[in-house]
RNA sequence: AGAGUUUGAUCCUGGCUCAGGAUGAACGCUAGCGACAGGCCUAACACAUGCAAGUCGAGGGGCAGCAUGAUUGAAGCUUGCUUCAAUUGAUGGCGACCGGCGCACGGGUGAGUCACACGUGUGCAACCUACCCAUCACCCGGGGAUAACUCCUGGAAACGGGAACUAACACCCGAUAGUAUUGAUGGAUCGCAUGAUUCAUUAAUUAAAACUCCGGUGGUGAUGGAUGGGCACGCGGGACAUUAGGUAGUUGGCGGGGUAACGGCCUACCAAGCCGACGAUGUCCAGGGGUCCCGGGAGGGAGGUCCCCCACACUGGAACUGAGACACGGUCCAGACUCCUACGGGAGGCAGCAGUGAGGAAUAUUGGUCAAUGGUCGAGAGACUGAACCAGCCAAGUCGCGUGAGGGAAGAAUGGUCCAUGGCCUGUAAACCUCUUUUGACGGGGACGAAUAAAGGGAACGCGUUCCCUCUUGCCGGUACCCGUCGAAUAAGCAUCGGCUAACUCCGUGCCAGCAGCCGCGGUAACACGGGGGAUGCGAGCGUUAUCCGGACUUAUUGGGUUUAAAGGGCGCGCAGGCGGGCAUUCAAGUCGGCGGUGAAAUUCCGGGGCUCAACCCCGGCGAGCCGCCGAAACUGGGAGCCUAGAGACCGGUCGAGGGAGGCGGAACAGGCGGAGUAGCGGUGAAAUGCAUAGAUACCGCCUGGAACCCCGAGAGCGAAGGCAGCUUCCCGGCCCGGGUCUGACGCUGAGGCGCGAGAGCGCGGGUAGCGAACAGGAUUAGAUACCCUGGUAGUCCGCGCCGUAAACGAUGCUCACUGGCUUCCCGCGACAGACGGUGGGGAGUCGAGCGAAAGCGUUAAGUGAGCCACCUGGGGAGUACGCCGGCAACGGUGAAACUCAAAGGAAUUGACGGGGGCCCGCACAAGCGGAGGAACAUGUGGUUUAAUUCGAUGAUACGCGAGGAACCUUACCCGGGUUUGAACGCAGUCUGACCGCCGAUGAAAGUCGGUUUCUAGCAAUAGCGGAUUGCGAGGUGCUGCAUGGUUGUCGUCAGCUCGUGCCGUGAGGUGUCGGCUUAAGUGCCAUAACGAGCGCAACCCUUGCCGUUAGUUACUAACAAGUAGUGUUGAGGACUCUAGCGGGACUGCCAGCGUAAGCUGUGAGGAAGGCGGGGAUGACGUCAAAUCAGCACGGCCCUUACAUCCGGGGCGACACACGUGUUACAAUGGCGUGGACAAAGAGCAGCCACUUGGUGACAAGGAGCUAAUCUCCAAACCACGUCUCAGUUCGGAUCGGAGUCUGCAACUCGACUCCGUGAAGCUGGAUUCGCUAGUAAUCGCGCAUCAGCCAUGGCGCGGUGAAUACGUUCCCGGGCCUUGUACACACCGCCCGUCAAGCCAUGGGAGCCGGGAGUACCUGAAGAUUGUAACCGCGAGGAGCGAUCUAAGGUAAUACUGGUGACUGGGGCUAAGUCGUAACAAGGUAGCCGUACCGGAAGGUGCGGCUG
Repeated sequence: AGAGUUUGAUCCUGGCUCAGGAUGAACGCUAGCGACAGGCCUAACACAUGCAAGUCGAGGGGCAGCAUGAUUGAAGCUUGCUUCAAUUGAUGGCGACCGGCGCACGGGUGAGUCACACGUGUGCAACCUACCCAUCACCCGGGGAUAACUCCUGGAAACGGGAACUAACACCCGAUAGUAUUGAUGGAUCGCAUGAUUCAUUAAUUAAAACUCCGGUGGUGAUGGAUGGGCACGCGGGACAUUAGGUAGUUGGCGGGGUAACGGCCUACCAAGCCGACGAUGUCCAGGGGUCCCGGGAGGGAGGUCCCCCACACUGGAACUGAGACACGGUCCAGACUCCUACGGGAGGCAGCAGUGAGGAAUAUUGGUCAAUGGUCGAGAGACUGAACCAGCCAAGUCGCGUGAGGGAAGAAUGGUCCAUGGCCUGUAAACCUCUUUUGACGGGGACGAAUAAAGGGAACGCGUUCCCUCUUGCCGGUACCCGUCGAAUAAGCAUCGGCUAACUCCGUGCCAGCAGCCGCGGUAACACGGGGGAUGCGAGCGUUAUCCGGACUUAUUGGGUUUAAAGGGCGCGCAGGCGGGCAUUCAAGUCGGCGGUGAAAUUCCGGGGCUCAACCCCGGCGAGCCGCCGAAACUGGGAGCCUAGAGACCGGUCGAGGGAGGCGGAACAGGCGGAGUAGCGGUGAAAUGCAUAGAUACCGCCUGGAACCCCGAGAGCGAAGGCAGCUUCCCGGCCCGGGUCUGACGCUGAGGCGCGAGAGCGCGGGUAGCGAACAGGAUUAGAUACCCUGGUAGUCCGCGCCGUAAACGAUGCUCACUGGCUUCCCGCGACAGACGGUGGGGAGUCGAGCGAAAGCGUUAAGUGAGCCACCUGGGGAGUACGCCGGCAACGGUGAAACUCAAAGGAAUUGACGGGGGCCCGCACAAGCGGAGGAACAUGUGGUUUAAUUCGAUGAUACGCGAGGAACCUUACCCGGGUUUGAACGCAGUCUGACCGCCGAUGAAAGUCGGUUUCUAGCAAUAGCGGAUUGCGAGGUGCUGCAUGGUUGUCGUCAGCUCGUGCCGUGAGGUGUCGGCUUAAGUGCCAUAACGAGCGCAACCCUUGCCGUUAGUUACUAACAAGUAGUGUUGAGGACUCUAGCGGGACUGCCAGCGUAAGCUGUGAGGAAGGCGGGGAUGACGUCAAAUCAGCACGGCCCUUACAUCCGGGGCGACACACGUGUUACAAUGGCGUGGACAAAGAGCAGCCACUUGGUGACAAGGAGCUAAUCUCCAAACCACGUCUCAGUUCGGAUCGGAGUCUGCAACUCGACUCCGUGAAGCUGGAUUCGCUAGUAAUCGCGCAUCAGCCAUGGCGCGGUGAAUACGUUCCCGGGCCUUGUACACACCGCCCGUCAAGCCAUGGGAGCCGGGAGUACCUGAAGAUUGUAACCGCGAGGAGCGAUCUAAGGUAAUACUGGUGACUGGGGCUAAGUCGUAACAAGGUAGCCGUACCGGAAGGUGCGGCUG
């Protein structure tokens, strides 16, 4: 200090999430020790038991109990001792009692309390203060009671009642007294004031207590101090305005009362005030502070332990006592609860310490000691002290220590893992060797904390104090600590390992089980689940959960924003408020400085010190704020004064759809009447509804009516906005310009408030031509509650009154100042020119600086500053609900939450897409020719069937495809029979001499069993060869093409796809590659922030077309020769054809025109060929998780007497059907018959087969040649002649019957061919659809591969004959480039909206029902206080009783607020694959959206006005 997450990618906005720290914590796993701190956050719930406040005999009477003494008696006897009993307050002491002091401290808790409760600073001239200190003065005399005790007595008890006795430092009376208190008079001083202080005089009133060791202690009055309190005030610190008004003792005054004291604190009377937007009142929450946590700080959060303050003590009320209480361990009353009870009555209050139950995720011992510190009492000793100090329990926190250190490689074993005869990790880790001993165990020693005080002794001085010595006192604790001995001995876990975030592999699982803080993992190779191994982090802890701060500049004071992301109010006027021009002067409130006070301690921080260190503890220092005093005067502010630059006024002048009221005008339209006229009009994409022969439409005239104002007219003008348009009159408002006459800061902004405010809508009254929601009809459509058409009501218009909203927009608040140009329009002034670089105001365009996320803004700012207002804080829920305000209503304003999501957004980029645009290609369409789709058959596929019909291919890009040959084999499928190291092969070992062949048995075969025969070289060992057998390696057409290689299809032979450097941009990215021209082409040329380059294009390669050259057999044959019936047959030739090698040739090179060029055009020339000559090979970056694990290879998974393998048979050939690809046809451009002619490319020895013979024929039997330019296989269409004559035929040949031929082990399932016979459908094929642009289509045959044969009509080649058509690019399909829009990016087969249906969740309304707190009225009213009072008590003072007032609790009544629940009901959110449509995003197919109104299953549609997003 940041990071992850919206996108294909980018920048921004923005939320969510994480890493850090913290805790009185809890939970999970784990756990050796110590020090220091901490430990009911919940039920202020209820509490058993014990303890937590007593003390003083030096106040008192006394004396129950204890001890001592004395006396008496008794017993024992060692006759003065022991024991026992009784008596005795004489003594020590002391239960209970009277009395004093304390109990108001200490300790607990946080309920209540938003308050002068707390904090801070002041004030009290309005106060108190026991004990303590100082000073002054005093302590005289007297009196009557009462408790205890005793007696009687009530009651179960608690607790009493009566009688009698008695003391005091208890109580009472009197005296004395001042500087006290009260009153009066006079004087002085002081204060802001009420007033205070002080002096003098005078009157009245109030005191006391004793004890004594004689030193003193104690008491009383007064003053002062100290300490502790009381009261008042300034300032400060919660939420909600969906709480806006509150208040009757209320605010003030006067009299009185009350208090320690001021005060409506209380009361009577008088006045009507007081508080509140600077937030009263109400509701909710909450003890406050020092401090603590986080943070760089500002700040946010918290208030446990410790300290200060407050409040409370079962709940509520009340007073008493007292210096002090309205009193935690006191009293009274009421209430609830618990307990006791003899039922009559009583007792109690752990929020003290421990402890119990309950609640809860959760929080300890019914411990020790007063040794220390402190408290109360006491003269003191001392007593008491659950305050305190210690100990116990708990990893609940912080700090410290340990679980060993060094050496040690055979890198052991185990475990894990890999590419596995080996390596790697675990890992110097272990073992082993050496060493150490903290901790531990045992033994020994052994504290600090203790200081005094008391007691005793001594010394000093007058007292009493001070000093010295001795002695006594430790819970913790025989603890800490120290020494010794032993021995590595007693001691490691937890979480994590996809990214953030440090740490990776194997197996299991298979969208299951599960994980998850966010993003997200898991659907068969999961670094994300579970386990193992390994690793990382921290470590006696580690993780999780919860909460807080941080990160978050995500509430922004520091330190944010508002054109489009959330956000400028629709506009103006304006009260309060905020802010405010120049000059000089004054004050000193703000401000600044100095000094003083306060700022408790602890804490934090800094410096130093003590526990072995640290945590911890100790000492010293630092402080904001507040208060006071003094000073400064720049700035802000206050006072008073001046100024004119802001603002306003005045005079003159212009401008304009600015507003209001009235009058007038023409065109158009509709209607009416008339004329004239005839069959249609109207409307649409096309129609229909509608109108019209009862005369429409069109035309003319006249009349009536309402609404709106053509041209001018323009991103022109005016207005604050909404808005404003014929002409004219009147009234009203405004900007601007010129002048520089006046005022003298009069200003700016503006929460509330008031007013204005398009359209729609509402009320009342009018008006109604056109238009036109709703509605009706006609069309369209799957439907059409729409778009289109015909009608048409509200409305649109006017008057008056409401409503108050819009995309009320520049999506840009108002005002002022400053900051660089160009162009233009409107209105003034100046200038009067054919003319402006002048000046002012307003409206536009364009470019800078700057700003901005970018788009963009840019003197009309979104720049730079100042002032004020409004508004925003993730999306949805929702501008909804509830409440309140307004409205006649519609509805408007204000305006949430639960719940839910990990985004929602803005701008720009690259693509893709568009029923967007431009340009351009392609047999893409068009123009043509021939087909398919109908028939039969062939073949492939789907489907069905089957034991099996093996598998794969499936839009284009599967379907005569893998298959270029399924009868067995192939073969992978099915049935059946066999084999199990296996069918083949390799290596090693053993055995054998064979194996082969032949024969036999069995069997369907495979196989099994048996017989026969018996190898080569060498003397042999042995070797070779073969076989058998054993062992090790097998095998799988089983799965995954979505794990892969390789190969292939397609877009597409389309012209594209990229890179380097530079430049532009924050960036994605762009530029280059765009633009103009051109091309088949990103082919070139020109231009150019680009310059070059690569993969593609083209060329290079093959073939074909022309020529030359070389060569010349098996090809060829012109000349010569020979020969034949005839033939290049032979000699020969190297001319020709041809063959096959090498060259040439074509390059827009030449000409003409056009063009800058590239290039294009031409019946051009030449040429075999001309603008790429024809054909082929060649396929960029990539796309389709395209195809193939069955061609091959290969990862993983799976099978192993079987998913392997062998064999026989069957199947792959099935057949109601459907589709694709073909063949043959339907005939005369034809069929048939006879005769005749011409290829190319190939193939051939298990072959091609001449020729001969036989057969109608397939073919057979013979038989030459040829391993091929030599021999062989070889044309048909065509031509000629003849015939058929339009017919299901002399077309067509399917099917079927018969007879054969050939291949083959074998043609039944299931071959081809031949002959004879049979002679089906079919007469040109619906919607639709395919191919082809020239040697092409069409048509004709020939060959080859595979192959025994062949289901070939298929595939691949070859030649023969040989067309038609292309105007053109609107349309269909595909594609390229540029541009535009986008809410798409799995990319339009996209995205996405609403109703309905289903499940779940939270929530609003709701007849009601049930609670809660607060208040009001009335009734009743305890204790207590105040007060009145004749009867009763008392001599009296006084009391009792009774009454009045106030009041807690209780009751009754109605209301407001708030919570829970509720049949039913409303919408909302969420949820892999439901229904209906298609609203939005591309012109989304009717542009969309906003407000409003009506309508409709739903999205939505339509009207009116508005916006451009």